[in-house]
RNA sequence: GAACGAACGCUGGGCGGCAGGCCUAACACAUGCAAGUCGAGCGAUCCCUUCGGGGAUAGCGGCGGACGGGUGAGUAACGCGUGGGAACGUACCCUCUUCUGCGGGAUAGCCUCUGGAAACGGAGAGUAAUACCGCAUACGCCCUUUUGGGGAAAGAUUUAUCGGAGGUGGAUCGGCCCGCGUUAGAUUAGGUAGUUGGUGGGGUAAUGGCCUACCAAGCCUACGAUCUAUAGCUGGUUUUAGAGGAUGAUCAGCCACACUGGGACUGAGACACGGCCCAGACUCCUACGGGAGGCAGCAGUGGGGAAUCUUAGACAAUGGGGGCAACCCUGAUCUAGCCAUGCCGCGUGAGUGACGAAGGUCUUAGGAUCGUAAAGCUCUUUCGCCUGUGAUGAUAAUGACAGUAGCAGGUAAAGAAACCCCGGCUAACUCCGUGCCAGCAGCCGCGGUAAUACGGAGGGGGUUAGCGUUGUUCGGAAUUACUGGGCGUAAAGCGCACGUAGGCGGACCAUCAAGUUGGGGGUGAAAUCCCGGGGCUCAACCCCGGAACUGCCUCCAAAACUGGUGGUCUGGAGUUCGAGAGAGGUGAGUGGAAUUGCGAGUGUAGAGGUGAAAUUCGUAGAUAUUCGCAGGAACAUCAGUGGCGAAGGCGGCUCACUGGCUCGAUACUGACGCUGAGGUGCGAAAGUGUGGGGAGCAAACAGGAUUAGAUACCCUGGUAGUCCACACCGUAAACGAUGAAUGCCAGUCGUCGGGUAGCAUGCUAUUCGGUGACACACCUAACGGAUUAAGCAUUCCCGCCUGGGGAGUACGGUCGCAAGAUUAAAACUCAAAGGAAUUGACGGGGGCCCGCACAAGCGGUGGAGCAUGUGGUUUAAUUCGAAGCAACGCGCAGAACCUUACCAACCCUUGACAUCGUGAUCGCGGAUCGUGGAGACACUUUCCUUCAGUUCGGCUGGAUCACAGACAGGUGCUGCAUGGCUGUCGUCAGCUCGUGUCGUGAGAUGUUCGGUUAAGUCCGGCAACGAGCGCAACCCACAUCUUCAGUUGCCAGCAGUUCGGCUGGGCACUCUGGAGAAACUGCCCGUGAUAAGCGGGAGGAAGGUGUGGAUGACGUCAAGUCCUCAUGGCCCUUACGGGUUGGGCUACACACGUGCUACAAUGGUGGUGACAAUGGGUUAAUCCCCAAAAACCAUCUCAGUUCGGAUUGGGGUCUGCAACUCGACCCCAUGAAGUCGGAAUUGCUAGUAAUGGUAGGUCAGCAUACUACCGUGAAUACGUUCCCGGGUCUUGUACACACCGCCCGUCACACCAUGAGAGUUUACAACACCCGAAGUCAGUAGUCUAACCGUAAGGAGGGCGCUGCCGAAGGUGGGGUAGAUGAUUGGGGU
Repeated sequence: GAACGAACGCUGGGCGGCAGGCCUAACACAUGCAAGUCGAGCGAUCCCUUCGGGGAUAGCGGCGGACGGGUGAGUAACGCGUGGGAACGUACCCUCUUCUGCGGGAUAGCCUCUGGAAACGGAGAGUAAUACCGCAUACGCCCUUUUGGGGAAAGAUUUAUCGGAGGUGGAUCGGCCCGCGUUAGAUUAGGUAGUUGGUGGGGUAAUGGCCUACCAAGCCUACGAUCUAUAGCUGGUUUUAGAGGAUGAUCAGCCACACUGGGACUGAGACACGGCCCAGACUCCUACGGGAGGCAGCAGUGGGGAAUCUUAGACAAUGGGGGCAACCCUGAUCUAGCCAUGCCGCGUGAGUGACGAAGGUCUUAGGAUCGUAAAGCUCUUUCGCCUGUGAUGAUAAUGACAGUAGCAGGUAAAGAAACCCCGGCUAACUCCGUGCCAGCAGCCGCGGUAAUACGGAGGGGGUUAGCGUUGUUCGGAAUUACUGGGCGUAAAGCGCACGUAGGCGGACCAUCAAGUUGGGGGUGAAAUCCCGGGGCUCAACCCCGGAACUGCCUCCAAAACUGGUGGUCUGGAGUUCGAGAGAGGUGAGUGGAAUUGCGAGUGUAGAGGUGAAAUUCGUAGAUAUUCGCAGGAACAUCAGUGGCGAAGGCGGCUCACUGGCUCGAUACUGACGCUGAGGUGCGAAAGUGUGGGGAGCAAACAGGAUUAGAUACCCUGGUAGUCCACACCGUAAACGAUGAAUGCCAGUCGUCGGGUAGCAUGCUAUUCGGUGACACACCUAACGGAUUAAGCAUUCCCGCCUGGGGAGUACGGUCGCAAGAUUAAAACUCAAAGGAAUUGACGGGGGCCCGCACAAGCGGUGGAGCAUGUGGUUUAAUUCGAAGCAACGCGCAGAACCUUACCAACCCUUGACAUCGUGAUCGCGGAUCGUGGAGACACUUUCCUUCAGUUCGGCUGGAUCACAGACAGGUGCUGCAUGGCUGUCGUCAGCUCGUGUCGUGAGAUGUUCGGUUAAGUCCGGCAACGAGCGCAACCCACAUCUUCAGUUGCCAGCAGUUCGGCUGGGCACUCUGGAGAAACUGCCCGUGAUAAGCGGGAGGAAGGUGUGGAUGACGUCAAGUCCUCAUGGCCCUUACGGGUUGGGCUACACACGUGCUACAAUGGUGGUGACAAUGGGUUAAUCCCCAAAAACCAUCUCAGUUCGGAUUGGGGUCUGCAACUCGACCCCAUGAAGUCGGAAUUGCUAGUAAUGGUAGGUCAGCAUACUACCGUGAAUACGUUCCCGGGUCUUGUACACACCGCCCGUCACACCAUGAGAGUUUACAACACCCGAAGUCAGUAGUCUAACCGUAAGGAGGGCGCUGCCGAAGGUGGGGUAGAUGAUUGGGGU
């Protein structure tokens, strides 16, 4: 996507036509109907009569109830489909032919009596027939083979028919047989005794083991018998490009069944749906003695179910039965009813209509959209409703449908729209609500406060009297692959060989015609599908014609290919001869080295073992060393991607036996070949059994270590085993993860075995057979393979695969002594599992390199006291943020009030602040007096000041006040909605692009490589060539010089001087401010590749980036900040806004970070004492603010001190409305801890660390902090193994929120399916035995008996009864199969 006998949800559901309508309980059925008819077969009874006759019917008799209608339980079958066949029957129908003569005895009805509740009978009398019987006749018929035997009939009614009997032929229908086709399972492999065949007999309409007696031992089966499960089959239907798949409603053909099982009767036909008998279950009636019944016919009821209709009308039509006919019967049939169940058609209005109405929704607030949509105006009437008329179906008559279809008239826009969807697939988007909730979902997935995915709304899309959901089937799915797939690594080659069946098979000739091809004939029902016509207004639907039905059977022909048969050949295969290589196999023998043990000698204290040790051995003499002996096992070197073997595998040497292979050569056989389901054999290690053997090694085990533990890795011991013989096992990553075979398709370089040629006699060329490396075509998803294929031959044969897990497991079978092996599922569960490659990230992987990263040094922190920040705790509040590095002297460049965001209390509500409206005033504002109050605030007094323009109008601007609302306001939330700014990796050297090239692609290349650098810096090479952002440079400061300028700066020389560059003067110097120069590996030597560069040197103020700044690539951390600012959304609006007073941010058991001061003599204290640079104030380089350490002198003399200064008491100063909470400083007094700091940890490579002071900002006041400044001024770096961080190349990866990843198993809890299980229970099919209904058949001694015979006794024949065989149901028994269930238990899944 298509389809449906569908069901469910929504639809206040318009109409019509044509179809369809218990898929489930073959469950049970109330009630009515569904098969009768014939008086022209018969007697009888009754009714009517116009006396002519007509009618009704129970019974006898005939025909029909074997059709029509229903259902699909059974059936895996000659049941069905298709095509054939011979040994048959056939009422009614047709054709031809012959006959229809003479008799007889009963019986129902009816009548009488009688039994029974009923159903239903019994006895007697008597009666008819187209009922029954006998005789006659027999052209043809049947049976016998003969001189033969046997067998019929029915009449009726009145003039013509209908019948009856025997026979022939036909038609129709039926019975039987055969070939082929017809579901799944091998965890069903053997089945079968009337079984297979024969002969005789019986039976049937007919063949036949259909039945029986005897004889034989057959028959079916791997091309799947038997068993089990499931199932009516077909035409067709549905899907599909086709091939296929699924299906078997309606319609049609066949079969089977009729409550369940069995049986026969009648008949032309049945073993009979609305017939009979018996048994069983169930239901009903009963007077308890007995009886009755069978909707899977049409309606209908109950039940079951998701689910399927009226107890309708009519025989008018089409058919059927009976009848001469009229006619009767017909739930077959034709109609109507119900149901959107389906298909088809029609309608629910048309035109115009912009104020683009109202209203809704959205909005950037302008507008947009619903939308010509509505309203309004003008029309129309299909359908519906009303009225009238009115067919066809019917033919002379007869119409259920039905006053229906149709036609005409009227009516009024009047009565008629829903459903699903809008994240992608997939056509269609916004707002609100919700906030991982509620919910959605076919798959992916959506929802955690801005949801096009949930719910609602507006809008839109799709279909339309329907729309959606669910279910089922096919398609897509080449995802079971015949058409049309695969197996090195994704699932998949049996461990290997031999070989049976089977499949396939070299060259040539002839022949046959099975396959094959062509042509003809028969059949392939109709309907359906398709094509062309036609009929209903169209369509659905119906009718006609054609084609098709791809099939089967049969006849004729052809002979290329396959096949069969016959013959020939040598290329495949094999044999023969001559050489050759080899750890090929089996057995026997033998050798040396080594280990171990034992004996003896020497010799002494350790040995052994390990990362380090210990267990262990040793003074009873070890280890070491020498000699001798014993025993077992394995064979160093040679040794090699070397050799041999089918694989497993095979290694000292010798001998014997033996398999295979290669090369060379000749002759021979003549396709003898390849593969190989089952089958058979071989088959490492471990393991098993029996018997040996046992040196070393060594599961188990013991001890010692390691460790958190260590049932391990390490060590010391040590038993099975390892070895031999025989017998099992039959598995391995049994791997080339690559089955076997044949042919073909570029090469190069090795190596092993053999041959040939040339000669240089150890080389070259060549050839056959092995074994490797690289590589082309080609193949492959890629990796890779590539004459030893994973290529080609769409070759041939075998094995195997079909998502992951469950599981190579369970059950069953087979094998095994066992261990176990082999064969081999399902339930359930997941949406993946997997392969190859790519980019990253990561690694207690590797290579190279860098950094105060380590190392070498110097000084600290961690211990003390204090300062400061944080956590925690406390609190009314201790406002908030920052959190590893990259939070913690951070935001804060400075909290007593303010700040201030927090808390308490008290006030205000258009508000402290902005814009707009109305009204009032002309100002406002400042200073001041007083009262209340904590203050905000409220009330009051006095003084100063008295807006601007003007068209002179409160007209305009401005200001203030009052009022009303729009609004203000928020340091409220979200830094995970954001902008901006910032931190960090990191001043690390990286990050990318264009074009080209390579790759299916992700991507790669460039950017890798060799050097070099601080650097992706530069050079060289290179399928790359270039470019960009970064690096560097350009910028600032410092260091040198030149030049210009010379005040307020400077003073060399000159003069004055109050001695101060103070003054004149000067601008040389210092300095200041501009402008320049200078450094570039430029020069030399060496090295390097003659490069880039590196090392050294010269010159120079400075040398290899001169030093220090500023400068921060692509990006990472949802890093930080909504409390700087801006801003979306949300929230508050007499408060989460605004104001005020007081308090808090300063709390304090404690923990951490950053600092200051110390612990002292390299010092403290006192005194003397020189030199500075920034900077600030200021109009200004004047001026002002300004040093300390060092150095010198004196003292202290190792102590809790003249160290240290905390803490506390007292007194003051300053700032400020105000120092209580809570400031700084000064003086006097007090004088704590602390004697250099555990684990750990930090900074720094030169004017650096360390040390000394100075200044500034903030600021009323407050610095141990921060930012700057100058003084004094070191030590060390061998080096890159290690720690940390980073860069680059490479490698592995099951990681990709990327190792802070991923992930395994037990245990605990819950749920699910499943195996085992003492058993229990149900069903089914067989078997054995018992019983044995009905009934056919057979027998018959009992009994009864109308037709015929009869000499009248009886007989023939028949019935009943009885007996026998068979025989359903039932019973018993032991096994079998399948299901359910079961305490407990096993593993599995989520």